[in-house]
RNA sequence: AGAGUUUGAUCCUGGCUCAGGACAAACGCUGGCGGCGUGCCUAAAACAUGCAAGUCGGACGGGCGGUCCUUCGGGGCCGCCAGUGGCGGACGGCUGAGUAACACGUGGGUGACCUGCCUCGUGGUGGGGGACAACUCCUCGAAAGGGGAGCUAAUACCGCAUACGUCCCGCAGAUCGAUCCGUGGGGGAAAGCCCUUGUGGGGCGCCGGGAGAGGGGCCCGCGGCCGAUUAGCUAGUUGGGGGGGUAAGGGCCUCCCAAGGCGACGAUCGGUAGCUGGUCUGAGAGGAUGAUCAGCCAGACUGGGACUGGGACACGGCCCAGACUCCUACGGGAGGCAGCAGUUAGGAAUUUUGGGCAAUGGGCGCAAGCCUGACCCAGCAACGCCGCGUGGGGGAUGGAGGCCUUCGGGUUGUAAACCCCUUUUCUCGGGGAAGAUGAUGACGGUACCCGAGGAAUAAGCCCCGGCUAACUACGUGCCAGCAGCCGCGGUAAUACGUAGGGGGCGAGCGUUGUCCGGAUUUAUUGGGCGUAAAGGGCGCGUAGGCGGCCUGGCGCGUCAUGGGUGAAAUCUCCCGGCUCAACCGGGAGGGGUCCUGUGAGACGGCCGGGCUGGAGGCUGGCAGGGGGGAGCGGAAUUCCCGGUGUAGUGGUGGAAUGCGUAGAUAUCGGGAGGAACACCAGUGGCGAAGGCGGCUCCCUGGACCAGGCCUGACGCUGAGGCGCGAAAGCGUGGGGAGCGAUCCGGAUUAGAUACCCGGGUAGUCCACGCCGUAAACGUUGAGGACUAGGUGUCGGGGGUAUCGACCCCCUCGGUGCCGGCGCAAACGCAAUAAGUCCUCCGCCUGGGGACUACGGCCGCAGGGCUAAAACUCAAAGGAAUUGACGGGGGCCCGCACAAGCAGCGGAGCGUGUGGUUUAAUUCGAUGCAACGCGAAGAACCUUACCUGGGUUUGACAUGGCCGUGGUACCGACCCGAAAGGGGAGGGACCCGCAAGGGAGCGGUCACAGCUGCUGCAUGGCUGUCGUCAGCUCGUGCCGUGAGGUGUUGGGUUAAGUCCCGCAACGAGCGCAACCCUCGCUGCCAGUUAUCGUUUCUGGCGGGACCGCCGGGAUCAACCCGGAGGAAGGUGGGGAUGACGUCAAGUCAGCACGGCGCUUACAUCCAGGGCUACACACACGCUACAAUGGCCGGUACAACGGGUCUGCGAAGGGGCGACCCGGAGCCAAUCCCAGCAAAGCCGGUCUCAGUGGGGAUUGCAGGCUGCAACUCGCCUGCAUGAACGCGGAGUUGCUAGUAACCGCGGGUCAGCACACCGCGGUGAAUACGUUCCCGGGCCUUGUACACACCGCCCGUCACGUCAUGAAAGUCGGAAACGCCUGAAGUCGGUGCGCCAACCGCAAGGGGGCAGCCGCCGAGGGCGGAGUCGGCGAUUGGGACGAAGUCGUAACAAGGUAACC
Repeated sequence: AGAGUUUGAUCCUGGCUCAGGACAAACGCUGGCGGCGUGCCUAAAACAUGCAAGUCGGACGGGCGGUCCUUCGGGGCCGCCAGUGGCGGACGGCUGAGUAACACGUGGGUGACCUGCCUCGUGGUGGGGGACAACUCCUCGAAAGGGGAGCUAAUACCGCAUACGUCCCGCAGAUCGAUCCGUGGGGGAAAGCCCUUGUGGGGCGCCGGGAGAGGGGCCCGCGGCCGAUUAGCUAGUUGGGGGGGUAAGGGCCUCCCAAGGCGACGAUCGGUAGCUGGUCUGAGAGGAUGAUCAGCCAGACUGGGACUGGGACACGGCCCAGACUCCUACGGGAGGCAGCAGUUAGGAAUUUUGGGCAAUGGGCGCAAGCCUGACCCAGCAACGCCGCGUGGGGGAUGGAGGCCUUCGGGUUGUAAACCCCUUUUCUCGGGGAAGAUGAUGACGGUACCCGAGGAAUAAGCCCCGGCUAACUACGUGCCAGCAGCCGCGGUAAUACGUAGGGGGCGAGCGUUGUCCGGAUUUAUUGGGCGUAAAGGGCGCGUAGGCGGCCUGGCGCGUCAUGGGUGAAAUCUCCCGGCUCAACCGGGAGGGGUCCUGUGAGACGGCCGGGCUGGAGGCUGGCAGGGGGGAGCGGAAUUCCCGGUGUAGUGGUGGAAUGCGUAGAUAUCGGGAGGAACACCAGUGGCGAAGGCGGCUCCCUGGACCAGGCCUGACGCUGAGGCGCGAAAGCGUGGGGAGCGAUCCGGAUUAGAUACCCGGGUAGUCCACGCCGUAAACGUUGAGGACUAGGUGUCGGGGGUAUCGACCCCCUCGGUGCCGGCGCAAACGCAAUAAGUCCUCCGCCUGGGGACUACGGCCGCAGGGCUAAAACUCAAAGGAAUUGACGGGGGCCCGCACAAGCAGCGGAGCGUGUGGUUUAAUUCGAUGCAACGCGAAGAACCUUACCUGGGUUUGACAUGGCCGUGGUACCGACCCGAAAGGGGAGGGACCCGCAAGGGAGCGGUCACAGCUGCUGCAUGGCUGUCGUCAGCUCGUGCCGUGAGGUGUUGGGUUAAGUCCCGCAACGAGCGCAACCCUCGCUGCCAGUUAUCGUUUCUGGCGGGACCGCCGGGAUCAACCCGGAGGAAGGUGGGGAUGACGUCAAGUCAGCACGGCGCUUACAUCCAGGGCUACACACACGCUACAAUGGCCGGUACAACGGGUCUGCGAAGGGGCGACCCGGAGCCAAUCCCAGCAAAGCCGGUCUCAGUGGGGAUUGCAGGCUGCAACUCGCCUGCAUGAACGCGGAGUUGCUAGUAACCGCGGGUCAGCACACCGCGGUGAAUACGUUCCCGGGCCUUGUACACACCGCCCGUCACGUCAUGAAAGUCGGAAACGCCUGAAGUCGGUGCGCCAACCGCAAGGGGGCAGCCGCCGAGGGCGGAGUCGGCGAUUGGGACGAAGUCGUAACAAGGUAACC
């Protein structure tokens, strides 16, 4: 520091995801030790039990127990105890519910305050009085607890005395002030106890006042959450006067008076939340967080209340109410773990009912000491951090095992074994701390040390497709599963599972959750808004923000420097202590938008003065569809009246509906009415936008130019607000010619609620009032400044010139085009910026859900404005690129169409295929490019299929081992359909001296074999686009890039053929040529009875190149014409098939990976099948006849083939197929082969299912073959079917071609209508490129890129999910009104009660109970609002495999699309 993911690829935008760190964690697998930490995040849920706050007898009386002395009266001492009294239970400990607040943080204020215990200093401590507990007696109660009478002490309580300063009041002074100082008057204290030998002394106390330290109360500035779908809130409310209350200011409380106070700088309301030091993260800014530790706050079952006290509204106090639990004798009572343990519950989840007060700290006490679940320790938990170990060294060209393998080997792997060594840890034994200043140690016989023993006690987890480090095998077969994102899995999966191996970390490793980071993806640092999300429809203007030049002052911002504070801990640096580290200690540093002193004075601000350049005014001009009102005009449409006039008109792609003989359309004249204003008209003008167009008049806004007179910053922007605002729409009333939603009709169509046509309502028009939207767009907010130009145009001015308003030059304002810098993802923008900057406003933050719901506001309504969430997706997008495509365009080809000839599609037959059938009809080929295709020869064989019968080292190959001379081999005969099985008998070979070896055979082990699967694992070969003219590369150049250029353009060509031009220059694969062949010709050679020119055959050459002439052309390529020539403009034909496409075809031709079978999926045999047949298609043959059939006669080929069993002559036989026959021929010699057929000549048939046509069938034959039944071909005779030229549609062919005619060959025993060739006869037509098909080039659009056989929309149906509405129903929190009202403070009353003071007393003063009142928690009632749950039904939404209907959009998407 980045990476993956949108595309065919690219750049950009943008979201999602990952790698990092962290955690009070949890879960899974695993788990050796130690140190230091941490441990209910959920139910502030409920709690059994124990413990957590007491202490003081040196304050006091007394009781009990013990003991001593005694003059028996009593006195003393010790221990324990309740009570009175004092201090402490306001600390410590826990929790985070509540709280958005002066609660917290920070800095201040207190002249508005308090402070027990402690410290310092000061003064005092005199003299009296009256009670109440305990105790005794009586009594009530189940208990808890009381009641009455009587006695008593004090450091308990109450008067009196004294009191400097203190407190209160008055006066004078200082101070801004409530403060201080002086003075006068008034008020207010105290307690004793212990020790000591007595006076006395000492100790602990007590009281008044002063000071301090520490602690606290109150107040203020500033700071730190979300929601505006919460916009108004407020009655003690804001202020004042009097009073009360408090330690103290205050509306804190009360009475009266005034009517204020708060709020867009966000009041109020709602939601959420303890705040901070810090913690985590981050480069930082920031974001998130607030466990442990520390500070503050708040709470103590819930709510309320006060009492005591220095301090509380009091966790382990009190009173009341409520809920809950427990006890009860039903009358009443008791309780509060959010203290430490522990229990239950909840939950993914959080510990021992431990030890000790030894240390630290706290309370009480003179002290001893007591108390202390604070605390110190131990226990449990890998929960975290840190440290250590599970051994170290040696040890093979490398064991065994595992895994892989190309079978050679590789790997695990120095790893192990084995040898040597060590002992951290462990076990055993021994010693044994610090922590404690004198005593005292829970931890603990722990840490630590020593000795002994022995490699001994100790390794797992995750991952290995990319991101991301690490690969193979097997299994599985879109299954099972994985997955953070992209995505894997459908038979070779590095992605699933397992194994081997590898990578990472390691007593842990992964997963999940959460936070920060990456994310400059909320952008202060540090983003954007023409097209990606994003400029408000436009203006006026409020608050606010921002603001020209000169100058004086202030010193608020700002800056500099000093002081204060920013607790400790944490963090950083340095040093130190535990063996290191974690951890701990010491020192330093850092940290604020804070307070304060002093200073600076530029810039901003404020106050003052001035200026004119910004802005405005004034004067004079001037253009204009700017706005409003009134009037006027002509053209046209329609209607009405009349005339002429007839049979149609209208409309369309074509029609029809419609109109018209009741007279239309057409045409002429007259009239009515409404709406809009042709030409001018523009790329032009005006307006803020919407928008504005005949002419005239009236009213009216703004701009521009010139002048440079005036004001003197008066300015810019503009949240809210107000106004304007196309069309459509709404309300009321008019108007209505034309047009025309809805609607009706006619067409179209599968349908046609559309497009087209005929009608036609609202509307369009006017007035007034609403609506307030738009693709309200330049998709570009407003204002200002600056930054090369060129060229139009509108308005004004100036100069020059002129007869002149012409031309030319300059300038201001507007409006266009082109273009440079710069900018931009690109496209593009470019003085009218999207450039460089400033100011202000609006807006954006992935797509869908959603221009939606709910709420609010507005509207008569339709609806508008504002505007979410659940859920869901891994994208959605912008620009550009290359293709492909278009019912886009341009140019151009091709038997592509057209023109023409012959066919096919109909018939019969042949062949192939589909389908069906079958035991099997083996398999493959499937649009063009499968279907007379693999088949260039299925009766057996072939043969792969079926049935049946056999064989098992195999029909075939190689190797090892064993056996084998009567072996190999032959084999009569038997069984059998054959294969096969059995088998008498016969019977060898090679090498070697021998033994033996080889071959053969038998057995056995390896293996063979498979037309079994996968052409989607492959090679090779082939088809196709397409013989189309294209496809690329190097270098350079252009572009961020994909990529472009070259290869485009202008010509030309059959051609990317060539020429010219050009940021390209060259080159390659293709084209062409080179090759073969035919046509002309030369030469040579050959020739089959012989000679021989020609012919012929073979070989080698020549010839043609737009070379020549004329014309056209850029005088280029080239094109047209002509001559010559056998041949012309590639002469005809062939061979030759670029980069690539179709996962095209072929595992059955062959080869080959993988998989499968192995007494069978191998192999042999017999028979059957591949030849089936109700059908369908494809390719052919023969025809339907007279351009013909038949009969007779007669003429002319070429290519070829033929001795291993081949071609087979003559001659002969047969009607014929054919047979007999064998000559000749290894073939330019002989044969097939003759007359090749069509043709020609002659004859016949005469339009008929005929003498056309030959299917089908019968009979008789021939040939091949082991064998023609299934199932061959041929011949003769007989039979003579369909068929009379073929619907929609469709094929071939442009010349020696089509068509017609026959011949040969391969295959082959035989079988040819097929195929491959050969020659014979031999046409027609092409205007032309609009259309169909295919193709090439350029261009255009695109939402396509498995590329139009593409993409994609909406309804409906089904399933799942979330959500809105909904009669209602249930619940929560809060507010309001009224009623009721506990405890309690306060106030009133106080006739009942009362010790202290006064008084001799009576009585008084004072107090208490009781009662009353205000307030008051809670409860009740009520209406209104709000939030939430459920809800029949209902609305849309999202998602889901291949469902239904249509075709809306993307190409002019077939009616341009969209708002």
A computed fold for a 1459-nucleotide RNA from an uncultured Chloroflexota bacterium, annotated as small-subunit ribosomal RNA. Rfam family: Bacterial small subunit ribosomal RNA. The RNAcentral record of the sequence draws on ENA, Greengenes and SILVA.